[in-house]
Context: one part of a larger RNA
C1' cells in the first nucleotide's frame, strides 16, 4: 500500500466545540474542469509483440506491421460530479405557546447526629475484641439532663427513576443560568454531517498561596496475632479530605461498544409531553421523546446483540497488525514537582 478489523482475541481518543479537508436533499436553465467521443500531431533508433526471410538450425540478423496505455491542439456530448443562475421544503436552525427535570454558578437559612467546652445528677467502671491488651477514668470518666461552639454530610422520599457532552449533580429557599422535550406550522431557505491540527471541560490523588478542621484517615507510634506479621484486627494520629485563587490532565475516565442518517417481526415494564373513545378520579386505543427487559429475522468463533444493534448500508474522524523488551530508552513539547504527551531499538521466544 492493498486486504482484513477495533464489546470479551491487538484495537474507539475521557468528552465536547470546532478550522482546513472529505462527503452532502428536491426541481430547473446556462457552462464544460473531471467525464465520454471524433480528428490532427507528436509519442526517435535499438529493444518488445506478431508475421515473413538470411547465415546448414540456434543465438545473432534484415524487412513489414502492431504497441508505445501518454502528451498537445481542435470538432462535439451533456446523463454524473463540479461550477454560476434564479427556485423549492422534506434536512437544519429560528418564533410562538406548554409542561418534567439531584443540569450549572451563587447568597441564604434548616434539623438529625457526631466531636468538644460549661453546668447539674451520679459512681466505678467504660471502651474494645475472636479473646485480650494499648487507651480513657475517683484531678470523678462511661450513662444522662441543661445550654453553648465548630466543622462535615443531607437519614426517610429513592426508583435498572431523573438531568448533563462527559467528568459528575440529591436538604430548603431565593437570583442568574444552560439544554432537551412535546405542541403549532408563522419566518429563513441546504444554512447540512463528520471533523486532522486548535481551543475548552476533566473524578480521585497530588502540588503551590491563604483560610479551615468535627468526623474519617495514607504515613507514624502503641497493643494485640503469628515461626515472623514492616499486614489484616484493636487503641491513637498528621498529611489529606472541607473552603478561595492558581496547577496537574490521569482512571476498569466502562456500555471495555466514535459521532451521523436512512432502512429492518413482535411481546412487555417505567419515564416526560401530545392527541381520540368511554358520563369519569380511572381504563382503552394511538403518537413523539427517554430509559430497562424479553424476543423474530440477520449477526457472532462463541459468550451474546438484536429499532438504546455488535443487523442492513452510506459519511467523515480515532485506532490495530505475535508475545516478552516496553508505555521502556533516547529526543522533543508541557509541568513548580510529581510527572504526562509523543514513543522506538537491540536482543529473546
Nucleotide at each position: 500500500c492493498u486486504g482484513g478489523g477495533u464489546g470479551u482475541a491487538a484495537a474507539g481518543g475521557g468528552a465536547g466545540c470546532g478550522u482546513a479537508g472529505a462527503c452532502g436533499g428536491u426541481a430547473a436553465a446556462g457552462c464544460a474542469a473531471g467525464u465520454c467521443u471524433g480528428a490532427a500531431g507528436u509519442g526517435a533508433a535499438a529493444g518488445c509483440c506478431c508475421g515473413c526471410g538470411g547465415c546448414u538450425c540456434a543465438a545473432c540478423u534484415g524487412c513489414g506491421g502492431g504497441a508505445c496505455u501518454g502528451c498537445u491542439u481542435u470538432g462535439g456530448a451533456a446523463a454524473c460530479u463540479g461550477u454560476u443562475u434564479a427556485a423549492c421544503u422534506g434536512g437544519a436552525g429560528u418564533g410562538u405557546c406548554g409542561g418534567a427535570g439531584a443540569g450549572g454558578u451563587a447568597a441564604g437559612u434548616g434539623g438529625a447526629a457526631u466531636u468538644c467546652c460549661u453546668a447539674g445528677u451520679g459512681u466505678a467502671g467504660c471502651g474494645g475484641u475472636g479473646a485480650a491488651a494499648u487507651g480513657c477514668g475517683u484531678a470523678g470518666a462511661u450513662a444522662u439532663u441543661a445550654g453553648g461552639a465548630g466543622g462535615a454530610a443531607c437519614a426517610c422520599c429513592a426508583g435498572u427513576g431523573g438531568c448533563g457532552g462527559a467528568g459528575g449533580c440529591g436538604a430548603c429557599u431565593u437570583a442568574c443560568u444552560g439544554g432537551a422535550c412535546g405542541a403549532u406550522a408563522a419566518c429563513u431557505g441546504a444554512c447540512g454531517u463528520u471533523g486532522a491540527g486548535g481551543c475548552u471541560c476533566g473524578a480521585a490523588a497530588g502540588c503551590g498561596u491563604g483560610g479551615g478542621g468535627a468526623g474519617c484517615a495514607a504515613a507514624c507510634a502503641g497493643g494485640a496475632u503469628u515461626a515472623g506479621a514492616u499486614a489484616c484486627c484493636c487503641u491513637g494520629g498528621u498529611a489529606g479530605u472541607c473552603c478561595a485563587c492558581g496547577c496537574c490532565g490521569u482512571a476498569a475516565a466502562c456500555g471495555a461498544u466514535g459521532a451521523a442518517u436512512a432502512c429492518u417481526a413482535g411481546g412487555u415494564g417505567u419515564u416526560g409531553g401530545g392527541g381520540a373513545g368511554c358520563a369519569a378520579a380511572g381504563c382503552u386505543c394511538u403518537u413523539c421523546g427517554g430509559u430497562g427487559c424479553c424476543g423474530u429475522c440477520g449477526c457472532a468463533a462463541a459468550c451474546g446483540c438484536a429499532g438504546u444493534a455488535a443487523g442492513u448500508a452510506u459519511u467523515c474522524c480515532a485506532c490495530c497488525u505475535g508475545g516478552g523488551g516496553a508505555g521502556u530508552a533516547c529526543g522533543u513539547u508541557c509541568g513548580c514537582a510529581a510527572g504526562a504527551a509523543u514513543g522506538a531499538a537491540a536482543c529473546u521466544c